[in-house]
RNA sequence: UCGUGCUAGGCGGGGAGCUAGCGGUGCCCUGUACUCGCAAUCCGCUAUAGCGAGGCUGAAUUCCUACUUGAGGCUUUUGUCUGGUGGGACUGCUUGGGCUAAGUGGUGUUGAAGACCGGGUCCUGCGCGGCGGAACUCUAUGAAUCCCGUCAGGUCUGAGAGGAAGCAGCGGUAAAUAGUAGUUUCUGGGUGACGCAGGGUUACCUGGUUGGAGCUGGCUGGUUCAAGUAAGCUGCGAGGCGGGGUCGAGAGUAGGUGCACGG
Numbered sequence: 001u002c003g004u005g006c007u008a009g010g011c012g013g014g015g016a017g018c019u020a021g022c023g024g025u026g027c028c029c030u031g032u033a034c035u036c037g038c039a040a041u042c043c044g045c046u047a048u049a050g051c052g053a054g055g056c057u058g059a060a061u062u063c064c065u066a067c068u069u070g071a072g073g074c075u076u077u078u079g080u081c082u083g084g085u086g087g088g089a090c091u092g093c094u095u096g097g098g099c100u101a102a103g104u105g106g107u108g109u110u111g112a113a114g115a116c117c118g119g120g121u122c123c124u125g126c127g128c129g130g131c132g133g134a135a136c137u138c139u140a141u142g143a144a145u146c147c148c149g150u151c152a153g154g155u156c157u158g159a160g161a162g163g164a165a166g167c168a169g170c171g172g173u174a175a176a177u178a179g180u181a182g183u184u185u186c187u188g189g190g191u192g193a194c195g196c197a198g199g200g201u202u203a204c205c206u207g208g209u210u211g212g213a214g215c216u217g218g219c220u221g222g223u224u225c226a227a228g229u230a231a232g233c234u235g236c237g238a239g240g241c242g243g244g245g246u247c248g249a250g251a252g253u254a255g256g257u258g259c260a261c262g263g
Stems, first nucleotide, its partner, number of pairs: 001263006009057003012030004020046005034054005063256007072247005078242005084236004090232002092229009102220003105216003114210008122199006128192002131188005136182002138179004147172004155164003
């Protein structure tokens, strides 16, 4: 150095969870890397950490170690963003009320506030007027017949003179209708710059007397109370992108590592 045959080793691994701890079955990730039996109310072991049986490969691209890289999982009172849900003492924003009178405005010696007196607005009653309604009066129309008067013609009666009933027409009237008005009575009210009397005095207006310089609180300001909102603040929980910690498959690089026989 080559060939043959063996052995060690290998024939998946990892995360969380369970466990005194280590593995496995089960879940998840990576990935394709033997078979059978046992096993979550678990199964088997003891820091040499699955047990039992069988099969393949085999000292190197395959085994071991170191370094680099690294899917993914778990964790974090770590940063930031998005949005959800609560709180409302504090800051902010919006609104309302009370007080004040610093600024400003209005008003005031052509007389403020205050005090007194009167009147009005207010309420009730009465009166007068007015607007309506009803009745009454006047005029007109108005009854084929069951209203009145007069009743032509005609009818009845009588010997006759006469008498009787009575249609139409005419005149008038009743019920009723219409109309221009008027008188009187009754009655109604969301009637009236009206009058009289009584009541009332919180408020407003007005006139007079007194008084002798303020009054007002519109705007800004100050202060206080209350309500709302939830931007800041804060509690809880969800998700995204990072950071820290931890474990880590796989990949790459480098190095290391038997035995026997024969050429």